[in-house]
RNA sequence: GCUCGUAUGGCGCAGUGGUAGCGCAGCAGAUUGCAAAUCUGUUGGUCCUUAGUUCGAUCCUGAGUGCGAGCUU
Numbered sequence: 001g002c003u004c005g006u007a008u009g010g011c012g013c014a015g016u017g018g019u020a021g022c023g024c025a026g027c028a029g030a031u032u033g034c035a036a037a038u039c040u041g042u043u044g045g046u047c048c049u050u051a052g053u054u055c056g057a058u059c060c061u062g063a064g065u066g067c068g069a070g071c072u073u
Base pairs, nucleotide, nucleotide: 001071002070003069004068005067006066007065010024011023012022013021018055026042027041028040029039030038048064049063050062051061052060
């Protein structure tokens, strides 16, 4: 330099066009002599940035950025 993959709550991940969900973590309650464990409830994400397509974009397209992999002089 070229090609490919990837980017979604604090962390790990799902979500193949109709205004985003699971687990863990956090918070509150129940339980306990106090905790842990367990159970119930609950907070938290302008979906990396920007432009485009579309009635409508996390999802499709272009460009950029970060990370990873491969190739090449």
About this RNA:
Transfer RNA from Saccharomyces cerevisiae YJM451, 73 nucleotides, folded computationally. Rfam family: tRNA. The same sequence occurs in records of 17 taxa. Model confidence (mean pLDDT): 82 of 100. RNAcentral holds the sequence, with entries from ENA.